Model confidence (mean pLDDT): 76 of 100. Predicted 3D model of RNase P RNA and transfer RNA as a complex of 400 nucleotides. Rfam match: Bacterial RNase P class A. Rfam describes the family as follows. Ribonuclease P (RNase P) is a ubiquitous endoribonuclease, found in archaea, bacteria and eukarya as well as chloroplasts and mitochondria.

[in-house]
RNA sequence: GAGUCAGGCAGUCGCGGAGAUCGCCGAAAGGAGUCUUCGAGGAAAGUCCGGACACCAAAGGGCAUGGCGGUGGGUAACGCCCACCCGGGGAAACCCGCGGGAAAGUGCCGCAGAGAACAGACCGCCGAUGGCGCGCCCACACGUGAGGCGCGCACAGGCAAGGGUGAAACGGUGCGGUAAGAGCGCACCGGCGCCGCGGUGACGCGGACGCGCAUGGCAAACCCCGCCAGGUGCAAGGCCAAGCAGGACCUCCGACCCGGCCCGGCGAGGUCCAGGUGGGCCGCAGAGAUGGAUGGCUGCCCCCGACAGAAUCCGGCUUAUCGACUC
RNA sequence: GCCGGAGUAGCUCAGCUGGUAGAGCAGCUGAUUUGUAAUCAGCUGGUCGGGGGUUCGAUUCCCUUCUCCGGCU
Numbered sequence: 001g002a003g004u005c006a007g008g009c010a011g012u013c014g015c016g017g018a019g020a021u022c023g024c025c026g027a028a029a030g031g032a033g034u035c036u037u038c039g040a041g042g043a044a045a046g047u048c049c050g051g052a053c054a055c056c057a058a059a060g061g062g063c064a065u066g067g068c069g070g071u072g073g074g075u076a077a078c079g080c081c082c083a084c085c086c087g088g089g090g091a092a093a094c095c096c097g098c099g100g101g102a103a104a105g106u107g108c109c110g111c112a113g114a115g116a117a118c119a120g121a122c123c124g125c126c127g128a129u130g131g132c133g134c135g136c137c138c139a140c141a142c143g144u145g146a147g148g149c150g151c152g153c154a155c156a157g158g159c160a161a162g163g164g165u166g167a168a169a170c171g172g173u174g175c176g177g178u179a180a181g182a183g184c185g186c187a188c189c190g191g192c193g194c195c196g197c198g199g200u201g202a203c204g205c206g207g208a209c210g211c212g213c214a215u216g217g218c219a220a221a222c223c224c225c226g227c228c229a230g231g232u233g234c235a236a237g238g239c240c241a242a243g244c245a246g247g248a249c250c251u252c253c254g255a256c257c258c259g260g261c262c263c264g265g266c267g268a269g270g271u272c273c274a275g276g277u278g279g280g281c282c283g284c285a286g287a288g289a290u291g292g293a294u295g296g297c298u299g300c301c302c303c304c305g306a307c308a309g310a311a312u313c314c315g316g317c318u319u320a321u322c323g324a325c326u327c
Numbered sequence: 328g329c330c331g332g333a334g335u336a337g338c339u340c341a342g343c344u345g346g347u348a349g350a351g352c353a354g355c356u357g358a359u360u361u362g363u364a365a366u367c368a369g370c371u372g373g374u375c376g377g378g379g380g381u382u383c384g385a386u387u388c389c390c391u392u393c394u395c396c397g398g399c400u
Base pairs, nucleotide, nucleotide: 001327002326003325004324005323007301008300009299010298011297012296013295015039016038017037018036019035020034021033024031025030041307045318046317048316049315050314051313052312053233054232055231056230060263061262062261063260065229066228067227068226069225070084071083072082073081074080085099086097087096088095089094100224101223105222106221107218108217109216122163123162124159125158126157129156130155131153132152133151134150135149136148137147138145139144140143171189172188173187174186175185176184190213191211192210193209194207195206196205197204198203237282238281239280240279246273247272248271249270250269257265258264302305328399329398330397331396332395333394334393337352338351339350340349346383354370355369356368357367358366376392377391378390379389380388
């Protein structure tokens, strides 16, 4: 990392469902009794996703809104699963990833720092060029400078290598180059584009090709792109029985309904007040109720038994869990 | 069973287009008063329910979990 189990066996007394039987009870239906058989989980949990099913309208188009997001498969469907790719972590086995787009646009990047996105100059380096000062040369009108050379200042200015700030500072290393520097030039590495090859694909590999490199991060910010989704949940909904008392208002000049809006559709009801009922059956199941069943005792053995119990049904995910075993 | 909402100081609540959390009451100290209350000045007090993730950075966004409240016959 993958998977399995979830105290075991025997006896006995119970509980719930179904079926059979029925000599006791009952007019009957049936009941009691007897027999047979079934009776919680890997999570039944959380209700976080996806479906089935049901009703609303037959579930249609668009917008809004919400969700999903590498690639290829699986599936009724999924946000799930499998395999692979890429990125990150690890010495490795392996693990983790809500993993489309930041050169479509908008927005944000606090504090610190010189500068936070068409960037910037605090310390620092330089001062080639211009400026100022001094010395020498040179010239003459003899104390001045048209000019030349050298030194100094760091005024204009140049630079972004180094320091420093930060989560992040506009490719990296080296050589050349320069006043100092810099993709400024070159080599290698990286990046982007193009081409070739391999792969279903994500993508990978190669290039003696092109570009000195231009576009930092955040989309679990708005947004863009692609895909998906009508709404409500078994307290859905259907049937039966019982019972009651009607009244007011709205509306085809389009109400109301199709539970966001529009289109489109349906085509005779709708809203409020008052009154009545608040029962049963189905839905509902190879466990299965509607006061809701699955437990207790005895004996033996062991490592002395965790988390926890169905409520329309399935497929997942997540969370809880003493331990034991296999590979 | 199904569906919604909320957890921030001792209490009641703000803050949620991310930049390190405030108000009122309560508590403590001082002033005022003979003393108390009231008043005035100042101070204390926070795992933002818990855990994980995204991000430089989370009360805020996302996931998971716990607790509480409400609606539906």